[in-house]
A computed fold for an 84-nucleotide RNA from a Candidatus Omnitrophota bacterium, annotated as transfer RNA.
It matches the Rfam family "tRNA". Rfam's curators write: Transfer RNA (tRNA) molecules are approximately 80 nucleotides in length.
The prediction has a mean pLDDT of 80.
The sequence was found in a public genome assembly.
The source organism's lineage runs through Bacteria, Pseudomonadati and Candidatus Omnitrophota.
RNA sequence: GCUGGAGUGGCGGAAUUGGUAUACGCGCUGGUCUCAAAAACCAGUGAUCUCACGGUCGCGAGGGUUCGAAUCCCUCCUCCAGCA
Numbered sequence: 001g002c003u004g005g006a007g008u009g010g011c012g013g014a015a016u017u018g019g020u021a022u023a024c025g026c027g028c029u030g031g032u033c034u035c036a037a038a039a040a041c042c043a044g045u046g047a048u049c050u051c052a053c054g055g056u057c058g059c060g061a062g063g064g065u066u067c068g069a070a071u072c073c074c075u076c077c078u079c080c081a082g083c084a
Stems, first nucleotide, its partner, number of pairs: 001083007010026003019067001027045006046057004060076005
């Protein structure tokens, strides 16, 4: 240099003919239980604005297509593999 694959909450990791972003697990927070703890069970857990209802933003970065993009297209960044 060329080709292919990957990048999603704090971590791992789903979501594919484009249609509710973060299912599920771990972690964390609160609770039940206990003399106390562990285990187990229940509830919650992206950011921001708001008293609340609710709104806006968010899938490596920036553009494009579309009514609608994590998903399709283009350019870049990072990592992995192969070829030269």